The RNA shown here (c-di-GMP-I riboswitch aptamer) has 97 nucleotides and comes from an uncultured Myxococcales bacterium. The prediction has a mean pLDDT of 84. The sequence was found by an Rfam model in a public genome assembly.
RNA sequence: UAUCGACCAGGGCAACCGCGUACGAAAGGCGCGGGCGCAAAGCCAUUGACCUAAGGCCCGGAACUUCCUCCGGUCUACGGUUUGAAGGGCCGCCGAA
Numbered sequence: 001u002a003u004c005g006a007c008c009a010g011g012g013c014a015a016c017c018g019c020g021u022a023c024g025a026a027a028g029g030c031g032c033g034g035g036c037g038c039a040a041a042g043c044c045a046u047u048g049a050c051c052u053a054a055g056g057c058c059c060g061g062a063a064c065u066u067c068c069u070c071c072g073g074u075c076u077a078c079g080g081u082u083u084g085a086a087g088g089g090c091c092g093c094c095g096a097a
C1' cells in the first nucleotide's frame, strides 16, 4: 500500500415494538427502554423510490347576486422518510495472512 473478516479488545449503529413529548397542519421528528440485525448499518453529494398536502391552482356544494366565508374533491413540496435502495467520492477500530 492493497486484500480479507475465522479469532481477540474497547466500543458504535439500530429494523421492529412499547412508553413519553406545548416539536410539527400532516407525514414525520426527538427522548427513554427492549431489540432483528450490521465491519462501514461512518460521512458527503447525485440519482431513484415512497409518505404527507399546511399554502396554492382548479372543480363541486352550503347561505347571499358576486366577492369573502365554510364544507368536500383533484393536482401540487417550498415539508418529510429512505443507502437496512443504485452507482460514486472521502475517512476509519481491532485482528489475520
Stems, first nucleotide, its partner, number of pairs: 003096003012038002016034006023028001036084001042090003046086002048082004055076002058073005